[in-house]
Molecule: Archaeal signal recognition particle RNA
Organism: Candidatus Altarchaeales archaeon
RNA sequence: UGGUGAACUAGGCCGGGGGGCCGGACGUCCCCUGUAACCUCAAAUCGUCCUAAUGGAGGGGCCGAAGUCUGGGAGGCGAUCUAUCGAUCAGGUAUUGGUCUGGGUUUUCAACUAUGAAUUUUCGUCUCAUCGGAUCGCUCUCUGUGGGAACCGGGUCAGGCCCUGGCGGGAGCAGCCCUAACUACAGAGAGUGGUGCUGGUGAGGUAGCGGAAAUGAGAAGAAACUCAGGUAGCCAGUAUCUGAAAGAUAUUUCCACUCCCGGACGCGUUCACCA
Numbered sequence: 001u002g003g004u005g006a007a008c009u010a011g012g013c014c015g016g017g018g019g020g021c022c023g024g025a026c027g028u029c030c031c032c033u034g035u036a037a038c039c040u041c042a043a044a045u046c047g048u049c050c051u052a053a054u055g056g057a058g059g060g061g062c063c064g065a066a067g068u069c070u071g072g073g074a075g076g077c078g079a080u081c082u083a084u085c086g087a088u089c090a091g092g093u094a095u096u097g098g099u100c101u102g103g104g105u106u107u108u109c110a111a112c113u114a115u116g117a118a119u120u121u122u123c124g125u126c127u128c129a130u131c132g133g134a135u136c137g138c139u140c141u142c143u144g145u146g147g148g149a150a151c152c153g154g155g156u157c158a159g160g161c162c163c164u165g166g167c168g169g170g171a172g173c174a175g176c177c178c179u180a181a182c183u184a185c186a187g188a189g190a191g192u193g194g195u196g197c198u199g200g201u202g203a204g205g206u207a208g209c210g211g212a213a214a215u216g217a218g219a220a221g222a223a224a225c226u227c228a229g230g231u232a233g234c235c236a237g238u239a240u241c242u243g244a245a246a247g248a249u250a251u252u253u254c255c256a257c258u259c260c261c262g263g264a265c266g267c268g269u270u271c272a273c274c275a
């Protein structure tokens, strides 16, 4: 001096970037992207700082003379600017068709149909007017029956009371009888109303349904096609305009991460063994 092994110290690593905020840097917030790889506390009226700003306070692990910082280039995740395209969505306009109305075609289907289709006639069902009935109420009158007056109604009035010398007379309670007002029930009459009821007559109406008569085989309707009309309400298609839009391509700028070429600083101490 070099090598190997061990111990130690200085030191290094335990992430980075973009956006936002700020005069500015970092952090707390959001996003992107790495590693084998940390933890706790406080922090937007905010925390620590000032271009050597790339956080503050406290703790831990690993490596260890290992490295750290920095310039340029290439690749490259991602973000961003601009341009073009853009599935799809929303709205406007125009137009076509459907939905709507009427007709036709025959093709198809077809409820129902000889226990009678379609058609024709007639009646009813409906409305109004009018005359009745039925039924249910209300009011009044009358009749019948029952009840109904402590006294203030009537009759009769035991007992008792009053008058009297006596005969006799008087008022009169209870009881009994009658009755008024009133009241309960029933009936009759008159008046006046209601009705998921009903008859007659007259007038009107008749889509649908039903009854009857005539006749005797179809037929309401639906779908398809077609002709004509109507509408802008809805639905669908097409064209066009406007807006939004995931995303795609290219470009500008930044960039985690990886690779390449440089620069600056650092590469120390002790022990053992070998050359």
Stems, first nucleotide, its partner, number of pairs: 001275008011063004015033005023050005038059004067265009078254002082250004088244012100229006107223003112218001119214007126204008134195014153178004161170003